Record summary:
A computed fold for a 97-nucleotide RNA from Heyndrickxia shackletonii, annotated as Guanidine-I riboswitch aptamer. The prediction has a mean pLDDT of 84. Its Rfam family is "Guanidine-I riboswitch aptamer". Its family is annotated with regulation of gene expression in the Gene Ontology. About the family: This family represents a conserved RNA structure found upstream of the ykkC and yxkD genes in Bacillus subtilis and related genes in other bacteria. RNAcentral holds the sequence, with entries from Rfam and Ribocentre. Lineage of the source: Bacteria > Bacillati > Caryophanales > Bacillaceae > Heyndrickxia.
RNA sequence: UUAAAAGUUUUCUAGGGUUCCGCAACUUACAGUUGGUCUGGUCCGAGAGAAAACUCACAGCAUUGCUGUGUCACGGAGGGAUAAAAGCCUGGGAGAU
Repeated sequence: UUAAAAGUUUUCUAGGGUUCCGCAACUUACAGUUGGUCUGGUCCGAGAGAAAACUCACAGCAUUGCUGUGUCACGGAGGGAUAAAAGCCUGGGAGAU
C1' cells in the first nucleotide's frame, strides 16, 4: 500500500426505549392527567449473536442435479432516524493490533 461472498432475505435472541395496549397513582371518573425510577403485550433490534432459505466459490460424485467444505472479526467519541432509545444507521467506518 492492498484484496476477499466478510452476499441477500426471513424468523428469533441479547439488548432497547415509551407511540398504542396493559399496569400503578391521582382526579371533576363510560373519561382525563401523570408515571418507563412499571414486570409486561404491540414496537425497534445486532458486521463482530442464533437458525433457516436462496445465492456464490471450491472439491467429489454424477450428468446438469446431489453431497461436502467455506475458519477471522479489539473498537470509541460525535452525529442521525423514528414516539423514543439501543449491540439500529453512519460502521467490518476513525483508531488500535